Predicted 3D model of a 73-nucleotide RNA (transfer RNA) from an Actinomycetota bacterium. It matches the Rfam family "tRNA". It is annotated as a transfer RNA. Model confidence (mean pLDDT): 84 of 100. The source organism's lineage runs through Bacteria, Bacillati and Actinomycetota. The sequence is in RNAcentral, with records from ENA.
RNA sequence: GCCGGAGUAGCUCAGGGGUAGAGCAACCGCCUCGUAAGUGGUAGGUCGGGGGUUCGAAUCCCCCCUCCGGCUC
Numbered sequence: 001g002c003c004g005g006a007g008u009a010g011c012u013c014a015g016g017g018g019u020a021g022a023g024c025a026a027c028c029g030c031c032u033c034g035u036a037a038g039u040g041g042u043a044g045g046u047c048g049g050g051g052g053u054u055c056g057a058a059u060c061c062c063c064c065c066u067c068c069g070g071c072u073c
Stems, first nucleotide, its partner, number of pairs: 001071007010024004018055001026042005048064005
């Protein structure tokens, strides 16, 4: 340099055009003599950055950034 994959909540990941979700973690309850476990709830997101297409983009297209793998010199 070229090809492919990945980037979404604190963490691990879903969601592949129509109001962004789960599990764990956090917080507040219930339960307990108390703690853990169990259980109910609450909060938490410029969807890596910019631009384009569209009535509408996390999702499609282009450029850039970061990480991983492969190929080549």